The prediction has a mean pLDDT of 85. Predicted 3D model of a 71-nucleotide RNA (transfer RNA) from Alistipes sp. The organism belongs to Alistipes, within Bacteria. Its Rfam family is "tRNA". Rfam's curators write: Transfer RNA (tRNA) molecules are approximately 80 nucleotides in length.

RNA sequence: AGGAGCAUAGUUCAAGGGUAGAAUAGCGGUCUCCAAAACCGUUGAUGGGAGUUCGAAUCUCUCUGCUUCUG
Numbered sequence: 001a002g003g004a005g006c007a008u009a010g011u012u013c014a015a016g017g018g019u020a021g022a023a024u025a026g027c028g029g030u031c032u033c034c035a036a037a038a039c040c041g042u043u044g045a046u047g048g049g050a051g052u053u054c055g056a057a058u059c060u061c062u063c064u065g066c067u068u069c070u071g
Base pairs, nucleotide, nucleotide: 001070002069003068004067005066006065007064010024011023012022013021018054026042027041028040029039030038047063048062049061050060051059
């Protein structure tokens, strides 16, 4: 310098263009002599910008960061 891939909740991961989910963590509660475990409830996220579309996490372009390959 060029090619490819990745970026979603505090963390690890889902999501065929149509209300962004799970586990775990956090918070509250039930249970217990107390605590843990278990159970119930609850909070929390699409890297920045532009485009396509009635509608974008999803498709296109670009930027940023990370990983990898070629030289």